[in-house]
RNA sequence: AGAGUUUGAUCCUGGCUCAGGAUGAACGCUAGCGGCAGGCCUAACACAUGCAAGUCGAACGGUAACAGUCUCUUCGGAGAGCUGACGAGUGGCGCACGGGUGCGUAACGCGUAUGCAACCUACCUCUAACUGGAGAAUAGCCCGGGGAAACUCGGAUUAAUACUCCAUAACAUCAAGAAAACUCCUGGUUUUUUGAUUAAAGUUCUGGCGGUUAGAGAUGGGCAUGCGUCCUAUUAGUUAGUUGGCGAGGUAACGGCUCACCAAGACAGCGAUAGGUAGGGGGUCUGAGAGGAUGAUCCCCCACACUGGUACUGAGACACGGACCAGACUCCUACGGGAGGCAGCAGUGAGGAAUAUUGGGCAAUGGACGAAAGUCUGACCCAGCCAUGCCGCGUGCAGGAUGACGGCCCUAUGGGUUGUAAACUGCUUUUAUAUGGGAAGAAACCCCUCUACGUGUAGAGGGCUGACGGUACCAUACGAAUAAGCAUCGGCUAACUCCGUGCCAGCAGCCGCGGUAAUACGGAGGAUGCAAGCGUUAUCCGGAUUUAUUGGGUUUAAAGGGUCCGUAGGCGGGCUUUUAAGUCAGUGGUGAAAGCCUACAGCUUAACUGUAGAAUUGCCGUUGAUACUGGAAGUCUUGAGUAUGGUUGAAGUGGGCGGAAUACGUCAUGUAGCGGUGAAAUGCAUAGAUAUGACGUAGAACACCUAUUGCGAAGGCAGCUCACUAAGCUAAAACUGACGCUGAGGGACGAAAGCGUGGGGAGCAAACAGGAUUAGAUACCCUGGUAGUCCACGCUGUAAACUAUGAUCACUCGCUGUUAGCGAUACACAGUUAGCGGCUAAGCGAAAGCGUUAAGUGAUCCACCUGGGGAGUACGUUCGCAAGAAUGAAACUCAAAGGAAUUGACGGGGGCCCGCACAAGCGGUGGAGCAUGUGGUUUAAUUCGAUGAUACGCGAGGAACCUUACCAGGGCUUAAAUGCAGAAUGACCGGUGCUGAAAAGUACUUUCUCUUCGGAGCGGUCUGCAAGGUGCUGCAUGGUUGUCGUCAGCUCGUGCCGUGAGGUGUUAGGUUAAGUCCUGCAACGAGCGCAACCCCUAUCUUUAGUUGCCAGCGAUUCGGUCGGGGACUCUAAAGAGACUGCCAGCGCAAGCUGUGAGGAAGGUGGGGAUGACGUCAAAUCAUCACGGCCCUUACGUCCUGGGCUACACACGUGCUACAAUGGUAGUGACAGAGGGCAGCCACCACGCGAGUGGGAGCAAAUCCUUAAACACUAUCUCAGUUCGGAUCGAAGUCUGCAACUCGACUUCGUGAAGCUGGAAUCGCUAGUAAUCGCGCAUCAGCCAUGGCGCGGUGAAUACGUUCCCGGGCCUUGUACACACCGCCCGUCAAGCCAUGGGAGUUGGGAGUGCCUGAAGUCGGUAACCGCAAGGAGCUGCCUAGGGUAAGACCAAUGACUGGGGCUAAGUCGGAACAAGGUA
Repeated sequence: AGAGUUUGAUCCUGGCUCAGGAUGAACGCUAGCGGCAGGCCUAACACAUGCAAGUCGAACGGUAACAGUCUCUUCGGAGAGCUGACGAGUGGCGCACGGGUGCGUAACGCGUAUGCAACCUACCUCUAACUGGAGAAUAGCCCGGGGAAACUCGGAUUAAUACUCCAUAACAUCAAGAAAACUCCUGGUUUUUUGAUUAAAGUUCUGGCGGUUAGAGAUGGGCAUGCGUCCUAUUAGUUAGUUGGCGAGGUAACGGCUCACCAAGACAGCGAUAGGUAGGGGGUCUGAGAGGAUGAUCCCCCACACUGGUACUGAGACACGGACCAGACUCCUACGGGAGGCAGCAGUGAGGAAUAUUGGGCAAUGGACGAAAGUCUGACCCAGCCAUGCCGCGUGCAGGAUGACGGCCCUAUGGGUUGUAAACUGCUUUUAUAUGGGAAGAAACCCCUCUACGUGUAGAGGGCUGACGGUACCAUACGAAUAAGCAUCGGCUAACUCCGUGCCAGCAGCCGCGGUAAUACGGAGGAUGCAAGCGUUAUCCGGAUUUAUUGGGUUUAAAGGGUCCGUAGGCGGGCUUUUAAGUCAGUGGUGAAAGCCUACAGCUUAACUGUAGAAUUGCCGUUGAUACUGGAAGUCUUGAGUAUGGUUGAAGUGGGCGGAAUACGUCAUGUAGCGGUGAAAUGCAUAGAUAUGACGUAGAACACCUAUUGCGAAGGCAGCUCACUAAGCUAAAACUGACGCUGAGGGACGAAAGCGUGGGGAGCAAACAGGAUUAGAUACCCUGGUAGUCCACGCUGUAAACUAUGAUCACUCGCUGUUAGCGAUACACAGUUAGCGGCUAAGCGAAAGCGUUAAGUGAUCCACCUGGGGAGUACGUUCGCAAGAAUGAAACUCAAAGGAAUUGACGGGGGCCCGCACAAGCGGUGGAGCAUGUGGUUUAAUUCGAUGAUACGCGAGGAACCUUACCAGGGCUUAAAUGCAGAAUGACCGGUGCUGAAAAGUACUUUCUCUUCGGAGCGGUCUGCAAGGUGCUGCAUGGUUGUCGUCAGCUCGUGCCGUGAGGUGUUAGGUUAAGUCCUGCAACGAGCGCAACCCCUAUCUUUAGUUGCCAGCGAUUCGGUCGGGGACUCUAAAGAGACUGCCAGCGCAAGCUGUGAGGAAGGUGGGGAUGACGUCAAAUCAUCACGGCCCUUACGUCCUGGGCUACACACGUGCUACAAUGGUAGUGACAGAGGGCAGCCACCACGCGAGUGGGAGCAAAUCCUUAAACACUAUCUCAGUUCGGAUCGAAGUCUGCAACUCGACUUCGUGAAGCUGGAAUCGCUAGUAAUCGCGCAUCAGCCAUGGCGCGGUGAAUACGUUCCCGGGCCUUGUACACACCGCCCGUCAAGCCAUGGGAGUUGGGAGUGCCUGAAGUCGGUAACCGCAAGGAGCUGCCUAGGGUAAGACCAAUGACUGGGGCUAAGUCGGAACAAGGUA
């Protein structure tokens, strides 16, 4: 110090989450020791038991117990307060401290600083004075009575430092007077005069200790005041002793503290009152700090003591372990009455996630009493329990590689890791254990001795006293011996693999992981972190500048009030003088201690503790300074305003006038339609519409001018004109002299719609009606139409009331247009002021953008914001006639919501361009029959795959068996093949017979070779190791392929631009088939694609001339057959040729145009091969390969038979046709490319034919292989035919082990559907479509009408790019990015959750009125008691509590009801995002 998370990516805004620290903690797992701390946060809930406040005999009367002494004694004992002592009692002091708790309290309670001229203070210290006399009681004790007890009553007697009286007395108090110097308002102090009032207690060892009065000090308190001290305004008014005065009472003291009277005040937006919550502070935690949170332990203050009230005593209390009363609760009881108060220390129950021993001691420190010894002290000092925290120590150290065994992992005969880790060797002994020694804390008081002066004080020496504790510590022995866990390992965040699981089980702080290869679940191995602890949970601060004083924002992310006026408040121009409040400096006081920090020191160290310093940023006083701010006084003109001249405008209000249009009415002309729409219909019209003309009436709005125009504070304002009113600007500088700016509350204005009352109503037009559209259409469109729109008065008070930009002032480069003025003679314009616009520098901004009209740089004031949803909702309140407006939450829920910009994709957005894409044509498919493939169905099986384009005559270039993967049945189990090792062995194969469907089994037969006899070779059998799988996953993969698409695109380097994603280049203007080329340009270059290079074809040349060719010559059997020839064709090698090269026009160029020239060919000549980056998780695990998983007498393998050929049906692709451009018959021509030895087969014979039997040639430019359409002739004559050939019957041929399922072909016979095909749809732009035949692969044969090639004949049409489809480029919008097959809204239905309303019901605290009213203070009072002081009793006021009445507030609950949120695959629609299909 930051990180993760919104997106395809980016920047920003913004929330959520994490890493840190902390805790009086709790829980889980684990646990060796010590030191120091801490330990009911919940029920201020209830408490058994014990202890926590007593002490003094040196105040007193005395003697219950104990001890001693004395006397008596019947030896049992009795007596004597005589002594030590002392129960109970009188009296004194203490009990108001110490200890606990945090209920209450929002307060002078606390903190801090002052004041008391308005006060008190026992014990202590100092000073001064005094301490005389008298008296009456009472407890105890004794006697008697009552009661269960607690306790109590009566009688007699008695003491005091208890009580009363008298005396004395002041520097005390009071009253009156005088003087002095003072101060702080009332005044106080000092001195002085006179008068009045008031005191005491004794004891003793005679030193003293006490007592009284007065003064002073110290300590402790009381009161008053300034400042500070939580949340809510959905709490805005509160208050009658209330605020003040005079007087009185009361108090230690001031005071409405209380009372009588008088006045009407007092507090409050700087937050009164009310409600909620809470002890406050020093401090603690966190933080860089400012702050935020907190108030355990320790210290200070306050409050409380079962709840409420009250006083008494006392120096001090309205009193924790005192009293009285009331109440609740508990206990005892003889039922009549009584007792109690752990929020003291332990402890118990309860509550709770949770918090300890009914311990020891007064040895130390401190306290009470006492002269002291001493007693008491759950304060305190110690110990016990608890890892609750902090700190420290240990669980060993060194060596040790065959890198052991085992575990785990891997590419597995091996390697890696655990790991120097272990074993093993050497060393050490903290700690634990055992034994022994053994503290400090202790110095006093007191006692003894001594010294100084006065038997007392001071000092010196010695002695006594330890709970902890035989503890800390030390020594010795022993032996690595007694001692390691927890969490994590996807990113944040250090640490990785295997197995299991398979959206299951589960994890998770956030993002998220898990659907068969999970580093995220569970286990294991390993690793990382911390360590006697480690994790989790909870809470606080931090990170969070995410409430922003330090230190944020408000055009679009949340956020500027609709606008103006103006109150309080805040802020405010120049100069001079003064003051010194703010401000600054010095100094004084205070800011307790502890804590924090620094230094040093003590425990072995540390934690801890001690000493000293610093700090305590604050408050108060005082002395100065005077720039700035403030106060006071004076002055100025530039801010502001007034006056004068001029000028501007749709500024406002009221009145008058005008024309066009519309509607209606009347009259006229006139006839069949009008109107409306995408198209229609509703509607109007023969009762005369629409149209046209004239006249009249009505209401509303003001065309053109009219615009980045003008005016107004905003809303808003538009015909012309009049009246009234307001404003701005400008010129010059006459007047005032800071009069200013902003503005919480407040007031006024405020579009449209809406409401009320009364008018008005032409047009338009919610609602409504009808017609259309549609699946529906409560809409869009059409025809009508009422409120309303208009006027007057009143209300409402909201808008995307927007410039989404508050008001005012100042400053900061420019260019340009325009409005109103001024300047100037001016329609040139060089200026200036005020507006309205555009572009831009700097600067700002997340960017878009803003940019003198700021969103720049500064100043002042106001308003507003703090994640999305819930929600501008609910409740409450205010306003309103209502509608509603204003103010304005929470529960719950999500991890995002959002802004700007980028790249894509998409659009029923736009522009440009291309393609047999459309159009123009030709021929088909879809109808029929058949062939073939697919779906479906069927089946034992109908093996599997391919499924929009991009599956369907596809894998398959050829299923009768085989193929074959499927089914049924029968066999085999290292197997069908091969290799290695071992063992026994000499066969195996073959032949024949039998069983069998075959495989196979079985019987018979036949039986090895070489040899140095050791063995070797060969073969099968058996055993072991390697197998095998067309089983799964193409969503684990390689390879291959389809498609977009032969479309023109896809990228990179460097540079530049941008915060960045990205952009530029690649866009623009032309051009092209093309990102092809040219020009321009912050780009310059390059790569993969395009083109070219390659092949075929079209022309020519050269070379070569057999098996090809034959012009000329010769021969000839007439066949290029032979001699010969290379001319030609051809063959097959090398070249030439075409490049917009030339010409003309256009053009800058690229290039385009041309019946141009030339040329075989002309603008890529035609065709092929060639397929960029990528897309579709496209296809293929069944071509092959391969990871993982699965099977192993089977999912492997062999065999026979069947199936893949099934058949109601549906679809695709084809063939043949429906005929005369034809069929049939006859005759006659012309190819190219291929194939051939288990082959092609001439030729001959036979057969109607398929074919058969003979039989030359050819491993081929040599031999074999009829082209057909076509042409000519004949016939058929429009018909289900001499078309068509399916189907079926019969007879055959061929292949093959075998044609039944299930082959092809031949002949004869049979002769089905079909007469040109609905919606729809396909191919093709030239040697193309169409049509005709030929060949080949596979192959025994063939279901081939398929596929791949070859040639023959050989068209039509293209105006053109509006539309359909696909594609390219640019641009635009976007809420899409799985990318429009996208996203997404609402009702309804289901489940869950929280919440509002609700007839009511229940509970709580607080207040008010009335009634009653204990104890008690105060007041009154005669009778009773007392000599008296006084008391009892009675009574008045007040009051806790109780009762009652009506309300207000809060909480819980409630039939029913309202909306809201959430929830993989529900229903209906399709509102938004593109022009989202009606912006």